[in-house]
RNA sequence: UCAGAGGGCUGGGCGGCCGCGGGCUCCUUCGGGGGCGCGAGGAAAGUCCGGGCUCCACGGAACAACGGUGCCGGGUAACGCCCGGCGGCCCCGAGCGUGUCGAGGGGUCAGGGAAAGUGCCACAGAAAGGAUACCGCCCGGCUUCGGUCGGGUAAGGGCGAAAGGGUGCGGCAAGAGCGCACCGCGUCUCCGGCAACGGCGGCGGCAUGGUAAACCCCACCGGGUGCAAGACCGAAUAGGGGCGGCACAUGGGCUGGUUCCGGCUCGUCGCCCGGGUUGGUCGCUUGAGCCUGUCGGCAACGGCAGGCCUAGAGGAAUGGUCGCCCAGGUGCAGCAAUGCGCUGGACAGAACCCGGCUUACAGGCCCUCUGGCAUU
Numbered sequence: 001u002c003a004g005a006g007g008g009c010u011g012g013g014c015g016g017c018c019g020c021g022g023g024c025u026c027c028u029u030c031g032g033g034g035g036c037g038c039g040a041g042g043a044a045a046g047u048c049c050g051g052g053c054u055c056c057a058c059g060g061a062a063c064a065a066c067g068g069u070g071c072c073g074g075g076u077a078a079c080g081c082c083c084g085g086c087g088g089c090c091c092c093g094a095g096c097g098u099g100u101c102g103a104g105g106g107g108u109c110a111g112g113g114a115a116a117g118u119g120c121c122a123c124a125g126a127a128a129g130g131a132u133a134c135c136g137c138c139c140g141g142c143u144u145c146g147g148u149c150g151g152g153u154a155a156g157g158g159c160g161a162a163a164g165g166g167u168g169c170g171g172c173a174a175g176a177g178c179g180c181a182c183c184g185c186g187u188c189u190c191c192g193g194c195a196a197c198g199g200c201g202g203c204g205g206c207a208u209g210g211u212a213a214a215c216c217c218c219a220c221c222g223g224g225u226g227c228a229a230g231a232c233c234g235a236a237u238a239g240g241g242g243c244g245g246c247a248c249a250u251g252g253g254c255u256g257g258u259u260c261c262g263g264c265u266c267g268u269c270g271c272c273c274g275g276g277u278u279g280g281u282c283g284c285u286u287g288a289g290c291c292u293g294u295c296g297g298c299a300a301c302g303g304c305a306g307g308c309c310u311a312g313a314g315g316a317a318u319g320g321u322c323g324c325c326c327a328g329g330u331g332c333a334g335c336a337a338u339g340c341g342c343u344g345g346a347c348a349g350a351a352c353c354c355g356g357c358u359u360a361c362a363g364g365c366c367c368u369c370u371g372g373c374a375u376u
Stems, first nucleotide, its partner, number of pairs: 001372010012325007020039002023036005041347001045358002048356005053226001055224002066222005071085005086111001087109006095101001096099001112217002117215002119211003134157002136153007165183006184206001185204004190199003230282004240273007251266006289308008326345001328343006
């Protein structure tokens, strides 16, 4: 200096004019007018997870059922989030004793349990889980000498994602944990670590393939509902109830099947009561708050001190334009420095609030790692 990977920050600035939504305040002829101050984001988004708050249900809790989470420690109000560590896998790799070594670095993991039980393991293949003999190898019988039949064998070939530990030596008719050494696996003691786990040594000849984002087992967590939650105040008008005054039925309306006959019911004025609709007020933004400094901690984060108040509107304001400037891109002139033009800033947008995750995002800045080139 270029490219790639991972992470963090930022994501236009200043001014003029005209507007928009709340708040405070002044004037008013009550129509309105003026002044001051405030007015989106890192994701305001998806509404996925955790809470505050709210009402409903239950009023001890547990088991069961259903759903979720799942290595260990820490952080946090809490979490499925974050930080640190451990382990597995992949990549790079200092070094030397050149190895089946490996300090260190980067990426990644739904990372409890498969020696409780059940299920499944496609295709290929002889055989896919209390194994299996297709080729080959070995032994024996028969033989027309080409083979064929029976038995043994998992070392070799072949199939497969996976073939019932791996490598080597011994052993054997050929083989085989059949025996031994090392490695792996399991288990026991000891040591280190809060723990996950790691290390030395002994024992076991392998009995234990994989799969739990298959059922299942174990441990832990979880009642439902979302501000259109919910609380309060309550107009005209219509309707309901009570009391009182006046009126009355030989009437009106509904109804038992019709006449007859029978059942129920009623108008108006005044006062009072309670419920509902439109509407209004609260909830509503001072909060697990933000900034700066300092201390503790590897970190996430926490303590202390000082400062700050930062949209709360109703289906919804936060915009437009002009000038100057700044990144960035590009054209022309110039050896160059540079000058003059043109262009130019993404994704998006509050609706009760907070902590996370995920998704979208032009451009710019910074850090770490890896590789290439150049120079010393």
Predicted 3D model of a 376-nucleotide RNA (Bacterial RNase P class A). Its mean pLDDT, the model's own confidence on a scale to 100, is 76. It matches the Rfam family "Bacterial RNase P class A". Rfam classes the family as a ribozyme. The model forms 97% of the base pairs in the Rfam consensus.